[in-house]
Context: one part of a larger RNA
RNA sequence: AGACGGGGACUCGCACAAGCGGUGGAGCAUGUGGUUUAAUUCGAUAGUAAGCGAGGCACCUCACCAGGGCUUGAAGCCCCGAUGACCGCUUCCGAAAGGAAGUUUUCAUUACUGACAUCGGGACAGGUGCUGCAUGGUUGCCGUCAGCAUGUGCCGUGAGGCGCUCCCUUAAAUGGGGUAACAUGCGCAACCCUUAUCCUGUGUUAUACGUGUCACAGGAGACUGCCACGUUAUACGUGGAGGAAGGUGAGGAUGACGUCAAAUCAGCAUGGCCCUUUGAUGCCCUGGGCGACACACAUGCUACAAUGGUACGCACAGAGGGUUGCCAAGCCGCGAGGCGGAGCUAAUCCCUUAAAACGUGCCCCAGUUCGGAUUGGAGUCUGAAACCCGACUCCAUGAAGUUGGAAUCGCUAGUAAUCGCGGAUCAGAACGCCGCGGUGAAUACGUUAUCGAGUCCUGUACU
Numbered sequence: 001a002g003a004c005g006g007g008g009a010c011u012c013g014c015a016c017a018a019g020c021g022g023u024g025g026a027g028c029a030u031g032u033g034g035u036u037u038a039a040u041u042c043g044a045u046a047g048u049a050a051g052c053g054a055g056g057c058a059c060c061u062c063a064c065c066a067g068g069g070c071u072u073g074a075a076g077c078c079c080c081g082a083u084g085a086c087c088g089c090u091u092c093c094g095a096a097a098g099g100a101a102g103u104u105u106u107c108a109u110u111a112c113u114g115a116c117a118u119c120g121g122g123a124c125a126g127g128u129g130c131u132g133c134a135u136g137g138u139u140g141c142c143g144u145c146a147g148c149a150u151g152u153g154c155c156g157u158g159a160g161g162c163g164c165u166c167c168c169u170u171a172a173a174u175g176g177g178g179u180a181a182c183a184u185g186c187g188c189a190a191c192c193c194u195u196a197u198c199c200u201g202u203g204u205u206a207u208a209c210g211u212g213u214c215a216c217a218g219g220a221g222a223c224u225g226c227c228a229c230g231u232u233a234u235a236c237g238u239g240g241a242g243g244a245a246g247g248u249g250a251g252g253a254u255g256a257c258g259u260c261a262a263a264u265c266a267g268c269a270u271g272g273c274c275c276u277u278u279g280a281u282g283c284c285c286u287g288g289g290c291g292a293c294a295c296a297c298a299u300g301c302u303a304c305a306a307u308g309g310u311a312c313g314c315a316c317a318g319a320g321g322g323u324u325g326c327c328a329a330g331c332c333g334c335g336a337g338g339c340g341g342a343g344c345u346a347a348u349c350c351c352u353u354a355a356a357a358c359g360u361g362c363c364c365c366a367g368u369u370c371g372g373a374u375u376g377g378a379g380u381c382u383g384a385a386a387c388c389c390g391a392c393u394c395c396a397u398g399a400a401g402u403u404g405g406a407a408u409c410g411c412u413a414g415u416a417a418u419c420g421c422g423g424a425u426c427a428g429a430a431c432g433c434c435g436c437g438g439u440g441a442a443u444a445c446g447u448u449a450u451c452g453a454g455u456c457c458u459g460u461a462c463u
Base pairs, nucleotide, nucleotide: 001463002462003460004459005458007457008456009455010454011453012452013451015447016446019411020410021409022408023407026302027301028300029299030298031297032296033295034293035292042053043052064288065287066286067285068284069283070282073124078122079121080120081119082118083117084116088103089102090101091100092099093098106115107114108113126275127274129273130272131271135269136268137264138263139262140260142258147186148185149184150183151182152181153162154161155160166177167176168175192252193251194250195249197220198219199218200217201216202215203214206211223246226240227239228238229237230236304404308363309362310361311360312359313358320351321350322349325344326343330339331338332337370401375396376395377394378393379392380391381390417439418438419437420436421435422434423433
């Protein structure tokens, strides 16, 4: 100087408290451990792994396993030699890949050769093989915490210290005062984007044809600007007025110096090492596996019901996507869906009837008109192909479950809770993820103690 303390002072954070809803019990989905397996490919492992890499495993993906094949190789580039075709088509073997046979058959030219293709040889290719403790790049956590440094100067023999401590204040090393410090840089804030109000302009595709609660563009507006009080005070705090909005209006993007030899050689790049004429760690193919199942954990979904279930009626969104696409009307089917073909390269057409809500009827507290697992049967769709191993529909079946031990998580406002809708990936395949709107709370006395963090003081046998 740090780090640590079951040391102290001060301060902060959904850290506790006050509340609301969950997890832990059940069934299922997904991930992980373990076990099993020919293989169940690999990585991620307290917080900071476990609906994570994967924004989508039937083949492919694919790296794993079994078997069948290839060896200058699946692709690229160079050199030498040979051939003149290669490709394509047919037949046979085969699960395919591949192999064998047959058939067909070049161009330019200055006649040296060149282009192209095949074969042989040689340089080489190739590797999701190892090392993240050789690395780049990127990322997580502390943490959107308020810190981290530098110049000159001063103090100290020196390591180093001061500055950055102190008082007031702030979300903030934010600002003010004081001061052996005075300045400065990276962070904070602001500048950027979205949103809330108003004005102006424009009007395609919106429209009730009048336009503007719509769309786009430009601007205004909020700055403690005004008033009162508090305070040493021009810092700031409390209250008020006006205002759509008030003291950072709300949200996003933005992540200092560094820590954990943190994560990633399997996104990519890359040093070194290793495998490669033979049973390859390369390449192709068929099938299997990544989907196993005594069990344990993590994250979710659906419930256990009456603030509910069910039947009928009946309103109101936002944000997105669409030409190998979205697919209307109409018809068929109980339904998944099929036929159909209008419109749309989209403010025009379509996905697209939002659902909860609201109105009326039934159910009458029960393992039920709750709950829907599981299983049997019959189907639809995608796709060469749904056995291993897809989603969905209909009929039947109707399991556990009556609110969950110790423990534990999220959330302070348009938030939690609850209700649907869309998108990426994608042929098909979400209860996950990323977004969108509808309805819409309760509580915060406070900082003693728990967890984490910051500043100062202090102790130490630690570095």